[in-house]
RNA sequence: GCAAAUCACUAAGCGCCAGCACUCGCGCUCGCGAGUGGACGAGGUGGGGGAUCUCGGAAUCGUCGGCGGGUGACCCCCGGUCUGCCUGGACCGUCAAAGACCUCACAAAGCCAGGGAGUGAUCUCUGGGGGAAAAGGGUCGGCAGGCAGAA
Numbered sequence: 001g002c003a004a005a006u007c008a009c010u011a012a013g014c015g016c017c018a019g020c021a022c023u024c025g026c027g028c029u030c031g032c033g034a035g036u037g038g039a040c041g042a043g044g045u046g047g048g049g050g051a052u053c054u055c056g057g058a059a060u061c062g063u064c065g066g067c068g069g070g071u072g073a074c075c076c077c078c079g080g081u082c083u084g085c086c087u088g089g090a091c092c093g094u095c096a097a098a099g100a101c102c103u104c105a106c107a108a109a110g111c112c113a114g115g116g117a118g119u120g121a122u123c124u125c126u127g128g129g130g131g132a133a134a135a136g137g138g139u140c141g142g143c144a145g146g147c148a149g150a151a
Stems, first nucleotide, its partner, number of pairs: 014068004019064001020037008040057001046077004078093005084147005099140005111128007
C1' cells in the first nucleotide's frame, strides 16, 4: 500500500412486540408464512438503597395495549446555602433558595412540495412551514440554640 473480517463513531425520551392494526404471498372467508406500524422534541445523573417507578411541553386516526430499561420522586450518606464556627432545621446538588410576581429564548414530529428505497404496508432525505413548556434572567424573598469575637 491492497484485500477481507471485527470493533467504534451508532440505542437512555431509549430499545422491544406475544395482543391489536396494516401489507404481501399461499391455500380460500378463516388460517399459515414473511413483513410494516406501534411516543414528536426540550430539559434532566454527587454516592448508595428499596419500591405498587419518572419531569415539562408539541401533535391529535393507536402517542391503543404491553415488556425491558431509565438521569424523576422518596429514604440514608456526602456536599452547598441560609451565620465566622458547631448542632439542629429548611431548601437544594457543585450554576448547590423553595415560593410569589415580572420578563425572555429555544425543538422535533404532525402539515405542504420534491427526491430516494420497497411488489406493498411503510421507511427515509432535502426544502418550506410550524414554532412549546419546563428551563434561564430580574425583583421580592433566609433560621433557631450554643460557642468565639467585637462594642
The RNA shown here (glmS glucosamine-6-phosphate activated ribozyme aptamer) has 151 nucleotides and comes from a Bacillota bacterium. The sequence was found by an Rfam model in a public genome assembly. The coordinates come from a structure-prediction model, not an experiment, and the mean pLDDT is 84. Its Rfam family is "glmS glucosamine-6-phosphate activated ribozyme aptamer". Rfam classes the family as a riboswitch. About the family: This entry contains a glucosamine-6-phosphate activated ribozyme that is found in the mRNA for GlmS. GlmS is an enzyme that uses fructose-6-phosphate and glutamine to generate glucosamine-6-phosphate.